[in-house]
This is a predicted structure of a 100-nucleotide RNA (Bacterial small signal recognition particle RNA) from an Anaerolineae bacterium. It matches the Rfam family "Bacterial small signal recognition particle RNA". Its family is annotated with SRP-dependent cotranslational protein targeting to membrane, signal sequence recognition and signal recognition particle, plasma membrane targeting in the Gene Ontology. The source organism's lineage runs through Bacteria, Bacillati, Chloroflexota and Anaerolineae. It was read from a public genome assembly, where an Rfam model found it.

RNA sequence: GGCCGGGCCCUGCGCGGCAGAUGCCGUCGAACCUGGUCAGGUCCGAGAGGAAGCAGCCAUAAGGCGAGUUGUCUGGGUGCCGCGGGCUAACCUGGUCCUC
Numbered sequence: 001g002g003c004c005g006g007g008c009c010c011u012g013c014g015c016g017g018c019a020g021a022u023g024c025c026g027u028c029g030a031a032c033c034u035g036g037u038c039a040g041g042u043c044c045g046a047g048a049g050g051a052a053g054c055a056g057c058c059a060u061a062a063g064g065c066g067a068g069u070u071g072u073c074u075g076g077g078u079g080c081c082g083c084g085g086g087c088u089a090a091c092c093u094g095g096u097c098c099u100c
């Protein structure tokens, strides 16, 4: 110096990681405007009994919170990861041949 290959670089997919959204789970959660049960009191009734129903209690909606989650989706200045494709101007590197 020639030739062949790999890396770097670009790119697709997979897996992992991170972040976000959502679901699930847990918990909280309504003066009345949700449900249940409704003391007292109220109403109807001659009575027996019946009705609506505040507070309280219980449950729950919207929603809040979570240091729970082996779901789903999305994203990247994500990875000494895996597989494939591209590129090779320069740079790094392996093999081989030639010349001095």
Stems, first nucleotide, its partner, number of pairs: 001097007009086006015079002018075005023069002025066004034059004042051003